[in-house]
Molecule: SAM riboswitch aptamer (S box leader)
Organism: Adhaeribacter pallidiroseus
């Protein structure tokens, strides 16, 4: 790095360092953010996957991981009642709702 799989509406913040953008990528919409985000680090929390004990009450120890917004949301496909916008009509679009895509994370093997 690519692959194969499970999972993603739920859970968990202070400090110290920095100093300008950030929420992966693109576009559009929302939002955070000089009242210091984002990001490192340190304490402390969470409890998802794996291992090991111990054993079905769920515990304890460790390795990864997480601690704004559903993976903040949508885009590509499929379904549907209304409603409202453009349209002479088909139609298209905004608001639902399922799926995939791409992405995160764990665990596998190459």
């Nucleotide at each position: 790095c690519a692959c194969u799989u499970a999972u993603c509406a739920a859970g968990a913040a202070a400090g110290a360092c920095g100093g300008a953008g950030g929420g992966a990528c693109u576009u559009g919409g929302c939002c955070c953010g000089u009242u210091g985000a984002u990001g490192u680090c340190u304490u402390a929390g969470c409890a998802a996957c794996c291992c090991u004990g111990g054993c079905u009450g769920g515990c304890a120890g460790g390795g990864u991981g997480c601690u704004a917004c559903u993976u903040c949301c949508a885009g590509c496909c499929c379904c549907g009642a209304a409603c409202g916008g453009u349209g002479c009509a088909c139609a298209c679009c905004g608001u639902g709702g399922g799926g995939g895509a791409a992405g995160a994370u764990g665990a596998g093997g190459g």